[in-house]
c-di-GMP-I riboswitch aptamer from an uncultured Anaerolineales bacterium, 86 nucleotides, folded computationally. The coordinates come from a structure-prediction model, not an experiment, and the mean pLDDT is 87.

RNA sequence: GCAUCGAAAGGGCAAACUCAUCGCAAGGUGGGGACGCAAAGCUGAGGGUCUAUUUCCAUUUUGGAAUAGAUAGUCUGGCUGCCGUG
Numbered sequence: 001g002c003a004u005c006g007a008a009a010g011g012g013c014a015a016a017c018u019c020a021u022c023g024c025a026a027g028g029u030g031g032g033g034a035c036g037c038a039a040a041g042c043u044g045a046g047g048g049u050c051u052a053u054u055u056c057c058a059u060u061u062u063g064g065a066a067u068a069g070a071u072a073g074u075c076u077g078g079c080u081g082c083c084g085u086g
Stems, first nucleotide, its partner, number of pairs: 004086001005084002012037002017032006035073001041079003045076003048071005054066005
């Protein structure tokens, strides 16, 4: 230095909920808050899930498809990273 692995040490992030705010919505952002996380760092490439302002087909409600969007703490992948008892 690299790979694997995840004890210790130093730390890091931050679920639900809540306040404010943006969005039709899913959901996002900031503050509080910690359920958890060895990548719970970044990345919408593939699958999954969710949403519907739009279009079309059926249609009592509503359902389906396209399209657009969201989700990285849903899975896989890609890129990067702290420490080192092994």